[in-house]
Transfer RNA from a Minisyncoccota bacterium, 72 nucleotides, folded computationally. The RNAcentral record of the sequence draws on ENA. The organism belongs to Minisyncoccota, within Bacteria. The same sequence occurs in records of 2 taxa. Model confidence (mean pLDDT): 81 of 100.
């Protein structure tokens, strides 16, 4: 300085351009002598940021921000 992946709830991940979900976790009830376990409910997202394409962007381009990998 180039080139590749990657940024989405506390967490580890989804999501042909057309309502952003799943699991785990935390809350809140049931069970139970009590914790666990189990069963039931409700919670929670400016989709890293700014523009730009589109009737419509998590996704498509552009420019930056961070993390990781790789050549010089």
């Nucleotide at each position: 300085u180039c080139c590749c992946c990657g940024a989405u709830g506390g967490c580890g991940c989804a999501a042909c351009g057309g309502u952003a979900g799943c699991g785990c976790g935390g809350c809140u009830c049931g069970c139970u002598g009590u914790u666990a376990a189990c069963g039931a409910g409700a919670u929670g997202g400016u989709u890293c940021g700014u523009g730009g394409u589109u009737c419509g962007a998590a996704u498509c381009c552009a420019c930056g921000u961070c993390g990781g990998g790789g050549a010089g």